[in-house]
């Protein structure tokens, strides 16, 4: 230097196939349960969807470039 695969809530990850309201676990905070605690139930908050530019009414999704991390090969 090349080819591949990944970045999405604090962390783990799903959603992309076929562009149309961004989600699940957990973790965190409230409430009920309890003498209490734990456990279970319920509900709340948490997202520039690695950056930039383009396509398009309309992009997390699609082209193009950058950047990080992992892997082959050199």
């Nucleotide at each position: 230097g090349g080819g591949c695969c990944a970045g999405u809530a604090g962390u783990u990850c799903a959603g992309u196939u076929u562009g149309g309201u961004a989600g699940a676990a957990u973790a965190u905070c409230c409430c009920a349960u309890u003498c209490g605690c734990a456990u279970u139930g319920g509900g709340a908050a948490g997202g520039u969807c690695a950056c930039g530019a383009g396509u398009u009414c309309g992009a997390c999704u699609c082209u193009c470039g950058u950047c990080u991390g992992g892997u082959c090969c050199a």
A computed fold for a 74-nucleotide RNA from a Candidatus Dojkabacteria bacterium, annotated as transfer RNA.
It matches the Rfam family "tRNA". It is annotated as a transfer RNA.
The prediction has a mean pLDDT of 83.
NCBI's taxonomy places the organism under Bacteria, Bacteria candidate phyla, Candidatus Dojkabacteria.
The RNAcentral record of the sequence draws on ENA.